[in-house]
Parts: sequence; C1' cells; structure tokens
RNA sequence: CAGGACUCCGCGAGAGAACCCGGCAGAACGCCGGGUCGCCGAAGGCGCAACCCGCCCGGAAACGCUCAGGCAAAAGGAGUGGGGAUCCG
Repeated sequence: CAGGACUCCGCGAGAGAACCCGGCAGAACGCCGGGUCGCCGAAGGCGCAACCCGCCCGGAAACGCUCAGGCAAAAGGAGUGGGGAUCCG
C1' cells in the first nucleotide's frame, strides 16, 4: 500500500394483500391477537463438506434443513457500488 473491522449513502431476490375465529369505533377496506394449511431462503442458526489450512476433536459455502425469520406496501435483507474518521495490517 492492497485488504479487513467500523460507519454513512445507494442497489438488492424469492414466496398466499391466503382461509377461519375473536376484538378495535363502523357495512366494506384496514389494524391487532389466536388457529389452519400452502410456500420462500439472501438476517441469524444448524448440517454435509466443495474448498482453505497444515496437525488441531482446526476454519469453512451462494450447497442442504427451515428452528427462527419472511410471503402487498413499509421494515428487514446475504451480497455489492461509492464515501469517510479510527484501529488492524
């Protein structure tokens, strides 16, 4: 120095605006709670081990499972582009 941690802004997929019951003022829309199935994988978590490392019960995926989370919008979102003080390097 590259890069990493941190932080700000942007981009960012998938899958029922499902059905039933109760409540909220008010028929509907809407909101909340509970239940019933159907689905999604890119918060997290877990598993195999592709791979990494080189001897340690080592690390580890965009693969798999769906516990959690999610299935109009909002929020979140792996990752990614750009900026930034500090630290590691």

The prediction has a mean pLDDT of 78. Predicted 3D model of an 89-nucleotide RNA (Glycine riboswitch aptamer) from a Gammaproteobacteria bacterium. The source organism's lineage runs through Bacteria, Pseudomonadati, Pseudomonadota and Gammaproteobacteria. Rfam family: Glycine riboswitch aptamer. About the family: This family represents the bacterial glycine riboswitch.